Annotation:
Predicted 3D model of a 71-nucleotide RNA (transfer RNA) from a Candidatus Pacearchaeota archaeon. Taxonomically the source falls in Candidatus Pacearchaeota (Archaea, Nanobdellati). It was read from a public genome assembly. The coordinates come from a structure-prediction model, not an experiment, and the mean pLDDT is 82.
């Protein structure tokens, strides 16, 4: 300098264009003499910008950033 993938909660990982979902984690409360472990309930997430569409996490382009291959 070119190809290719990938970007979703604190982490890790779903989501055929139609209300974004689980798991630990993290609050709360029951339980314990106390911690934990279990049991019940809750809060928080699409990398940025534009285009297409009635409707975008999806498609399409550009930056960003991380990867892996070639030079």
């Nucleotide at each position: 300098g070119g190809g290719c993938c990938c970007a979703u909660a604190g982490u890790c990982u779903a989501a055929u264009g139609g209300u974004a979902a689980a798991a630990c984690a993290c609050c709360u409360g029951a339980u314990u003499u106390g911690c934990a472990a279990u049991c019940a309930g809750g809060g928080g997430c699409u990398c940025c910008g534009a285009g297409u569409u009635c409707g975008a996490u999806u498609c399409u382009c550009g930056g960003u950033g991380g990867g892996u291959c070639c030079a």